[in-house]
RNA sequence: UCAUCAAGAGUGGUGGAGGGACAGGCCCUGCGAAGCCACAGCAACCGGUUCGAUUUUCUGAUCGAACAGAUGGUGCUAACUCCUGCUCGAUGCAGCCCGCAGGGUCGUGUCGGGGAAGAUGA
Numbered sequence: 001u002c003a004u005c006a007a008g009a010g011u012g013g014u015g016g017a018g019g020g021a022c023a024g025g026c027c028c029u030g031c032g033a034a035g036c037c038a039c040a041g042c043a044a045c046c047g048g049u050u051c052g053a054u055u056u057u058c059u060g061a062u063c064g065a066a067c068a069g070a071u072g073g074u075g076c077u078a079a080c081u082c083c084u085g086c087u088c089g090a091u092g093c094a095g096c097c098c099g100c101a102g103g104g105u106c107g108u109g110u111c112g113g114g115g116a117a118g119a120u121g122a
Stems, first nucleotide, its partner, number of pairs: 001122005010039005018028003022085004040077003045073002048067008081117001086114008095105004
């Protein structure tokens, strides 16, 4: 910098109190946290195989599709990246204000778009 983040997948040993990035929530944890080890599993980003298109540095390159997957390289295995964090739009409710109609403002909830941060890969 680019891509992806609504799916998926756990046991045992060790270890002893913490953990879920940060903040606020909320949650997990002594019916045992983090870390470490073993085995198991998920997925398919890179890599592999096949097909197609394009290109033409042509036994190459790029793009797309499909397939397999553990004896290739990573990753992952509570909760949507647990939720929100900045911003825009829609909408419900409550308070206050103006008011004929209707509108203004503030608080809060819900839904959606974008962003930030984070994670993983290349």

The RNA shown here (SAM riboswitch aptamer (S box leader)) has 122 nucleotides and comes from uncultured Malonomonas sp. The prediction has a mean pLDDT of 81. Of the family's consensus pairs, 88% are formed in the model.